This is a predicted structure of a 526-nucleotide part of an RNA (small-subunit ribosomal RNA, central domain) from uncultured Chytridiomycota.

[in-house]
Context: one part of a larger RNA
């Protein structure tokens, strides 16, 4: 490893990209038929031999050996079906073939004809030797070799038993004689059989394969009486052309994947425009004594006219209702109008490309709020903080004030109940009606005036947010169509977890202006 677990029990990094690593669709020889081997079972008979019933004939069982015949199983080999088994030299030469000569048997009118044997001659020839020339690579798996002993498993042996231990038995005792065994021995390395499965390779600008032939260049063995020289020829090597030959070379087109294209979808994004009401302050106008504000109260504010109405103005920030078990986004998140960019999803496609793919250490993008920095704004609300209340107290919870913040630009920070406390790809495995996008169909309704296109109606199929019913399924369970297909445990990958606390602290390290964050222990404790 087999073989844990991750919704609530310790455990899915906030979310995407992503390099190394793991993983990664199907396809190229299968399958027939014919002949010959070897093992082995069975079945059927035969020879042989033993029992048993028999006076005999001769009948029954059973055995071991041989031996014949079918049908089966396992295994070899050999050819055909489009089917190269590597290839050359050289020795050797087995079936088979044909031709002579010759001997038997049968046959012919007849060396005439078939059969058969024997000599010889010729042709054939992986049945093998030897030595070049080449030879797809590997992992995987039978087998053998090799692999210290002591150890373990084990076989044998009465250490008195045993735990050892390798010793020891017998006898008629100047002896005989048995042991002292096997197994296991990863991985890596040899040697050899297999050819599933996995991976890698080869002919796409044909610098491709084989065959014939020119050319060029270089080597030199042997024969031309002997020697020396040169050139040819032959032989070999390596290049460089040119012709033929050949079924000449490109595997699907994954209910994997990218890309193109078509008509849409969306509160997804930026960046301009713009709107709407509410708030607060302000100006003017009316009116009069409270008004705020609470369980009551008080702080507060009011004849200098508070609160209230009314017009108008101005700033900041907000997008009520519509607003949902709906829509878009990777999360974070995202709701006035219009107009620009530039991107996504799904959807229909007889379009292309042709494994381009999944998942990811490492690194990198965005990341709610608070917080920082340095401008802007500063309506509202609102940490600190002040002051009125309640309390026993009251550094609150309730009111009235209010700084910082809340908004925005540029820039850090990088963390949350970043929660569906459920990692991402694929696969199956169940019924059901709603919705949101696309697309196809079909009886109708509308719109209008009669067609196009729309809006209702229904039905079908993709892809979504989710919801009900049920588990022959899972779960301690609560509940789950996934948390299911899991002791009948392996589809591919990534993270994390191993009693409570010490403690996400301490210490290093890195990163940050800070706050801090990533990473991250032990003593002790229980």
């Nucleotide at each position: 490893u087999u073989g844990c677990a991750g919704u609530u029990a310790a455990a899915a990094a906030g979310c995407u990209c992503g390099u190394a690593g793991u993983u990664g669709a199907a396809u190229u020889u299968u399958g027939g038929g014919c002949c010959u081997g070897g093992u082995u079972c069975a079945a059927u008979g035969g020879u042989u031999u033993a029992g048993c019933c028999g006076c005999a004939a001769g009948g029954u069982u059973a055995a071991c050996a041989c031996u014949a015949u079918u049908u089966g199983a396992c295994u070899g080999g050999g050819u055909c079906u489009u089917u190269c088994c590597u290839u050359c030299u050289a020795g050797g030469g087995a079936a088979c073939u044909a031709g002579c000569g010759u001997g038997c048997u049968c046959u012919u009118u007849a060396c005439u004809g078939a059969g058969u044997g024997c000599g010889u001659u010729a042709g054939g020839g992986a049945u093998c030797u030897a030595g070049g020339a080449c030879c797809g690579u590997u992992a995987c798996u039978g087998u053998g070799a090799a692999a210290a002993a002591a150890u373990u498993a084990g076989a044998g042996u009465g250490u008195u038993u045993a735990a050892a231990a390798c010793a020891g038995g017998c006898u008629u005792a100047u002896g005989c004689u048995u042991g002292a065994a096997u197994a296991c021995u990863a991985c890596a390395g040899c040697a050899u059989g297999g050819a599933a499965u996995a991976a890698c390779g080869g002919a796409a600008u044909a610098g491709g394969a084989c065959u014939u032939u020119g050319u060029u260049u270089c080597u030199a063995u042997u024969u031309u009486g002997u020697u020396g020289g040169u050139u040819u020829u032959u032989a070999g090597a390596a290049a460089c052309g040119a012709a033929g030959u050949a079924a000449u070379g490109a595997u699907u087109a994954a209910u994997a994947g990218g890309g193109a294209u078509a008509g849409u979808u969306g509160g997804g994004g930026g960046c301009a425009u713009u709107a709407g009401u509410a708030u607060u302050c302000c100006a003017u106008a009316g009116u009069c004594a409270g008004a705020g504000g609470u369980g009551a109260a008080a702080u507060u504010c009011u004849u200098g006219g508070a609160u209230u109405u009314a017009u108008g103005a101005a700033a900041g920030a907000c997008u009520a209702a519509c607003u949902u078990c709906u829509g878009c986004g990777a999360a974070a998140g995202c709701a006035u109008u219009u107009g620009c960019c530039a991107a996504g999803g799904a959807u229909g496609u007889u379009u292309u490309c042709a494994u381009u793919a999944a998942u990811c250490a490492a690194g990198a993008a965005c990341g709610a709020a608070a917080g920082u920095u340095a401008g802007g704004g500063g309506a509202u609300c609102g940490a600190a903080g002040a002051c009125g209340a309640u309390c026993a107290g009251a550094u609150a919870c309730c009111g009235u004030c209010g700084u910082a913040g809340u908004c925005u630009u540029a820039a850090c920070c990088a963390u949350a109940a970043a929660c569906u406390a459920u990692g991402c790809c694929g696969a199956c495995u169940a019924g059901g009606g709603a919705u949101c996008g696309g697309a196809c169909a079909a009886c109708g309704u509308u719109a209008u005036u009669u067609a196009u296109u729309g809006a209702c109606u229904u039905g079908u199929u993709c892809g979504g947010c989710a919801c009900c019913u049920u588990a022959u399924g899972a779960g301690a369970a609560a509940u789950c169509a996934a948390a299911g297909u899991u002791u009948u445990u392996g589809g591919g990958u990534u993270c994390u977890g191993g009693g409570g606390g010490g403690a996400g602290u301490a210490u290093g390290g890195u990163c940050g202006c800070a706050a801090g964050g990533c990473u991250g222990a032990a003593a002790c404790u229980u």

Background: Its Rfam family is "Eukaryotic small subunit ribosomal RNA". Rfam links the family to the GO terms ribosome and structural constituent of ribosome. Its Rfam clan is "SSU clan". Taxonomically the source falls in Chytridiomycota (Eukaryota, Opisthokonta, Fungi, chytridiomyceta).